[in-house]
């Protein structure tokens, strides 16, 4: 020096001037004083928490989701560590990764044939020489996928038909490891893929969501309007009209709580490879309801990017700016 | 805030046990009939010379996706 990998924190500072929410004081005003968005707050993709409803202990059945072990968590489809598998020269990273030998579908085209074999081809007989019967998966052609690779015997030709070696799965053994697996040995098989198709195993899940929900006022709200369309009446029908029920406009409730102190968040030891888990100190940090967290200026300064709470938390996901580390890789130069 | 649904040529809408992408209709574009327009019958009509590429976008599962799965844009509807 160029090209990469892995972690982490940050998200402008400070003054000034004017302005909004909320909370709290008093001498009640153009009043002080206090505090005021995020790492994703976003997508709503999972899981809680809370609240009502059902049920009240348990089951089952549909419907949904997860699927390698092992461990952490309130939970999870999340996280750590591992096994195995893919990718990279490599640091490193990916994986929805049970089960196809339970059973059922499905495999278009092209091929003779797609789970099931004789098109050509090779051989042996027959032949009216045009063929034809039998045999044969070495060989040729087709496809994403064609009966396990090769050599040797064998054979009419030929084939796991035999036979040694490999290659892949079952069973059993025995050894290491909590498990996934990994490795010996010894028999048997030679099986097409596909569950992100239908099942099958195995485990989990009651249902709705703060528009949930309790509380008080008030009551089945209150005035007002009949152009226009429905309804009903006057009358069978058009026109009219009347009722104001639907409807239309205006008030009232656009109320209080639920609401923010939590599986909080810093630090420090400890115990574990880490997730995480425990002690001990401290610390209070937003709560609106048309919906505050802004603006302008002036110095530092690369100071920019994506974006704004709406009951709450713990995760994934996606959107984004420049920075820093590394006793991490790789190339090429120089010494 | 909660939940549910869709997206194929210019338009509209078919393909729905995954199998050869665009049926059908509207537009448009050549013809042919007409003096001439209109209607009317034929024909063509995603882009690219080709190979190929095309179902919002991006991946992924399979031999194969418009369809199956994931993750995004974007629209539309309900729910006081």
């Nucleotide at each position: 020096c160029g090209a990469g990998g892995u972690g982490a924190a940050c998200a402008g500072a400070c003054g000034a001037u004017c302005g909004c929410g909320u909370g709290c004081c008093c001498a009640u005003g153009c009043g002080g004083c206090a505090u005021g968005a995020g790492g994703a707050a976003a997508g709503u993709c999972c899981g809680g928490g809370c609240a009502c409803c059902a049920g009240a202990g348990g089951g089952c059945a549909a419907g949904g989701g997860u699927g390698c072990c092992g461990g952490c968590u309130a939970a999870c489809g999340g996280c750590c560590g591992g096994u195995g598998g893919a990718g990279g020269c490599g640091a490193c990273u990916c994986c929805a990764a049970g089960g196809a030998g339970a059973g059922u579908g499905c495999a278009a085209c092209a091929g003779a044939a797609a789970u099931a074999a004789a098109c050509c081809g090779c051989u042996g007989c027959c032949u009216u020489c045009g063929g034809g019967c039998a045999g044969u998966a070495a060989g040729g052609a087709u496809g994403g996928a064609a009966a396990g690779g090769c050599g040797a015997g064998g054979u009419a030709a030929g084939a796991g038909c035999u036979c040694a070696c490999c290659c892949a799965g079952g069973a059993a053994u025995c050894a290491g490891g909590u498990a996934a697996c990994u490795g010996u040995u010894u028999c048997c098989u030679g099986c097409u893929g596909u569950a992100a198709a239908c099942c099958c195993c195995a485990c989990c899940c009651g249902g709705u969501g703060c528009a949930a929900g309790a509380u008080g006022c008030a009551a089945u709200g209150g005035a007002g309007g009949c152009a226009a369309g429905c309804c009903g009446g006057c009358g069978g029908c058009c026109c009219g009209c009347c009722g104001c029920g639907u409807c239309c406009u205006c008030c009232g409730c656009a109320a209080u709580c639920g609401c923010u102190u939590g599986a909080g968040c810093c630090g420090u030891g400890c115990g574990g490879u880490a997730a995480c888990g425990u002690a001990c100190g401290g610390c209070c940090u937003g709560g609106a309801u048309a919906g505050a967290u802004g603006a302008u200026c002036g110095u530092c300064c690369a100071a920019u990017a994506c974006a704004g709470a709406a009951c709450c938390c713990g995760g994934c996901u996606u959107a984004u700016g420049g920075u820093c580390a590394c006793g991490c890789u790789c190339g090429c130069c120089c010494g | 805030g909660c939940g549910g649904g869709c997206g194929u040529g210019g338009c509209g809408g078919a393909a729905u046990u995954g199998g050869c992408a665009g049926a059908c209709g509207c537009a448009c574009c050549a013809g042919c009939c007409u003096u001439a327009g209109g209607a009317g019958c034929u024909g063509g009509c995603g882009g690219g010379u080709a190979a190929c590429c095309g179902u919002g976008c991006a991946g992924g599962u399979u031999c194969a996706a418009g369809u199956c799965c994931u993750g995004u844009c974007g629209c539309c509807c309900g729910c006081a």
Two RNAs folded together computationally: RNase P RNA and transfer RNA, 415 nucleotides in total. Rfam match: Bacterial RNase P class A. Its mean pLDDT, the model's own confidence on a scale to 100, is 77.